[in-house]
RNA sequence: UUCUUAUCACGAGAGGUGGAGGGACUGGCCCUUUGAAACCUCAGCAACCUGUUGCACUUGACCAUGUCAGUGCACCAAGGUGCUAAAUCCAGCAAGCGUUAUGCUUGGAAGAUAAGAA
Numbered sequence: 001u002u003c004u005u006a007u008c009a010c011g012a013g014a015g016g017u018g019g020a021g022g023g024a025c026u027g028g029c030c031c032u033u034u035g036a037a038a039c040c041u042c043a044g045c046a047a048c049c050u051g052u053u054g055c056a057c058u059u060g061a062c063c064a065u066g067u068c069a070g071u072g073c074a075c076c077a078a079g080g081u082g083c084u085a086a087a088u089c090c091a092g093c094a095a096g097c098g099u100u101a102u103g104c105u106u107g108g109a110a111g112a113u114a115a116g117a118a
Stems, first nucleotide, its partner, number of pairs: 001118008013042005021031003025092004043084003048080003051076001053074006060068003088110001093107005
């Protein structure tokens, strides 16, 4: 970098350095010198993976009152990530519904994160 799968209306910020941008892209609309990005420290959120504990299940394995493995659910939050303005801030493409108009719903695209693979 690409592919696959899952999730994306919940949740969670202070300090220091820094000094003008940031919210992926485009259009909107926002945030920001009452201090943007980035970096550092500490704190927090969440529970994807690893791990801990418990329960249930299996034409499962074995040397079978059991042990192990796998799966599901729950718990914990130690380890690996991630995240801590606004629904992924809203929309973008298509279909359906509706309106004078703004609109609503569903699916997709794009993006983000995790796990696995190439």
The prediction has a mean pLDDT of 83. A computed fold for a 118-nucleotide RNA from Bacillus glycinifermentans, annotated as SAM riboswitch aptamer (S box leader). Of the family's consensus pairs, 89% are formed in the model.